[in-house]
RNA sequence: GGUUCUGUGGUGUAGUGGUCAUCACGUCUGCUUAACACGCAGAAGGUCACGAGUUCGAGCCUCGUCAGAGCCU
Numbered sequence: 001g002g003u004u005c006u007g008u009g010g011u012g013u014a015g016u017g018g019u020c021a022u023c024a025c026g027u028c029u030g031c032u033u034a035a036c037a038c039g040c041a042g043a044a045g046g047u048c049a050c051g052a053g054u055u056c057g058a059g060c061c062u063c064g065u066c067a068g069a070g071c072c073u
Stems, first nucleotide, its partner, number of pairs: 001072007010025003018056001027043005049065005
């Protein structure tokens, strides 16, 4: 330099163009305990990497940029 793949709460992850973006762990609060842990109940936390386009409608399709990984040279 060429090419392919990946980017979604703090971490990991699901998501056929259409409801309030899913679940687990973690965090916080409450219950429980003498106290802690476990358990139970609840809550907060995401501008879906960035920008543009297509569409009535985009996490999903197209283009560009950035970051990471693989392959080729």
Annotation:
A computed fold for a 73-nucleotide RNA from Lineus longissimus, annotated as transfer RNA. Rfam family: tRNA. Its family is annotated with triplet codon-amino acid adaptor activity in the Gene Ontology. Rfam classes the family as a transfer RNA. The prediction has a mean pLDDT of 81. Taxonomically the source falls in Lineus (Eukaryota, Metazoa, Eumetazoa, Nemertea).